The prediction has a mean pLDDT of 80.
SAM riboswitch aptamer (S box leader) from a soil metagenome, 115 nucleotides, folded computationally.
RNAcentral holds the sequence, with entries from MGnify.
[in-house]
RNA sequence: UCUCAUGCAGAGUGGCUGAGGGACUGGCCCGAUGACGCCACGGCAACCGGCUCCGAAUCCGUUCGGGGUGGCCAGGUGCCAAAUCCAGCCCCGACGGUGUCGGGGAAAAAUGAGA
Numbered sequence: 001u002c003u004c005a006u007g008c009a010g011a012g013u014g015g016c017u018g019a020g021g022g023a024c025u026g027g028c029c030c031g032a033u034g035a036c037g038c039c040a041c042g043g044c045a046a047c048c049g050g051c052u053c054c055g056a057a058u059c060c061g062u063u064c065g066g067g068g069u070g071g072c073c074a075g076g077u078g079c080c081a082a083a084u085c086c087a088g089c090c091c092c093g094a095c096g097g098u099g100u101c102g103g104g105g106a107a108a109a110a111u112g113a114g115a
Base pairs, nucleotide, nucleotide: 001115002114003113004112005111006110012041013040014039015038016037020030021029022028024088025087026086027085042080043079044078046077047076048075049073050072051071052070053066054065055064056063057062084108089105090104091103092102093101094100095099
């Protein structure tokens, strides 16, 4: 950099530091009652991995599915304010009609798996 998948779930204390932080823009939040970051310990369980249950298919190797993750583990990656905090571009609908609200899709960013 490309491809695919996912997101209204879940999970914080202490220490160090000391001013911005939540990707970007706007909004709105968090922050000297110490945010963000780093470290330690703790936790969560989305993806990969391991074990296992149910159903279907099967060339008997396995593969596919399980409506709110079928259940367990926590080895790898990851994560632990707010829906990915909300919107941004397009489409549809409503209305006190040019902006607000509701719905859907895309883009972007994030994470994983693969190349």